The RNA shown here (FMN riboswitch aptamer (RFN element)) has 107 nucleotides and comes from a mouse gut metagenome. It matches the Rfam family "FMN riboswitch aptamer (RFN element)". Rfam links the family to the GO term FMN binding. The sequence is in RNAcentral, with records from MGnify. The coordinates come from a structure-prediction model, not an experiment, and the mean pLDDT is 86.

RNA sequence: CUUCGGGGCGAGGUGAAAUUCCUCAUCGGCGGUAUAGUCCGCGAACUUGCUUUGCAAGCCGAACGGGUGAAAUUCCCGUACCGACGGUACAGUCCGGAUGGAAGAAG
Numbered sequence: 001c002u003u004c005g006g007g008g009c010g011a012g013g014u015g016a017a018a019u020u021c022c023u024c025a026u027c028g029g030c031g032g033u034a035u036a037g038u039c040c041g042c043g044a045a046c047u048u049g050c051u052u053u054g055c056a057a058g059c060c061g062a063a064c065g066g067g068u069g070a071a072a073u074u075c076c077c078g079u080a081c082c083g084a085c086g087g088u089a090c091a092g093u094c095c096g097g098a099u100g101g102a103a104g105a106a107g
Base pairs, nucleotide, nucleotide: 001107002106003105004104010024011023012022013021025093026092027083028082029042030041031040032039037081038080046058047057048056049055050054063079064078065077066076067075085096086095087094
């Protein structure tokens, strides 16, 4: 320098109105490590400040029990839990900032 670089609402119920509520369903960025959404670290989002195409600081969710093994909070079994902001009947899953940015990966 070039390319790549985030997935997911289906069914039923209530209602004037809900992919937003209720029951069930369903999804899981990047690096590390025995293979990880829930360990350690990072990015994004968000907040504040400034000399505002940016920089700096802050903030930053959630897991237990059992089994195998030399080694696993990563595998297997079981049962749980978590998910920015704006919009809208209250949203991880819809629409929007975003045909954006980035941790990083490959060449």